[in-house]
RNA sequence: CGCGGCGGCCUGCCGAAUCCGUGCAGCCAGGAGGCGCGGAACCGGGGACCCAUGGGCCCUCAGAGGAGGGCCAGGGGUGAAUCGGCAUAUGUCAUGCCGUAGGGCGACUUCCCUGCCCGAAUCCGUCAGCUAACCCGGUAGGCAUCAGUGGAAGUCCCA
Numbered sequence: 001c002g003c004g005g006c007g008g009c010c011u012g013c014c015g016a017a018u019c020c021g022u023g024c025a026g027c028c029a030g031g032a033g034g035c036g037c038g039g040a041a042c043c044g045g046g047g048a049c050c051c052a053u054g055g056g057c058c059c060u061c062a063g064a065g066g067a068g069g070g071c072c073a074g075g076g077g078u079g080a081a082u083c084g085g086c087a088u089a090u091g092u093c094a095u096g097c098c099g100u101a102g103g104g105c106g107a108c109u110u111c112c113c114u115g116c117c118c119g120a121a122u123c124c125g126u127c128a129g130c131u132a133a134c135c136c137g138g139u140a141g142g143c144a145u146c147a148g149u150g151g152a153a154g155u156c157c158c159a
Stems, first nucleotide, its partner, number of pairs: 011144004018040007041139006051129001055072007074127001075124004083099006102118005108154005113148001
């Protein structure tokens, strides 16, 4: 000097996932942090009237409307993360590529242009449409190191 690992801090990103107060413990005190409790803020679920919705097949009753029974397929939430095509393998399952609804980032903000990415995962357990009052719950986790000296408008700061 370079590379790699670990810890802390600053700045920034995805995401609701942040802030404040208070108590406790540890050799004295303090700071940061940890745990518990409370509050604010943000986020999600359940939940009326009204509105909306009412699967398919078969059988029976019946004048129509309709009613009952049996069988088959379940359904819903968080999230941007849905829906297709092709190929391999193959009785199915599975895997991979190519797209796509939709979503994110490029460092003051927005718009335009443009570049680079994501397009997962998981929970409930046969059950939930919307939904005022009301009820319940979450505040995690994971990342980045010079990012677009692009155009327009604006804000802030400095002179």
Molecule: c-di-AMP riboswitch aptamer (ydaO/yuaA leader)
Organism: Streptosporangium album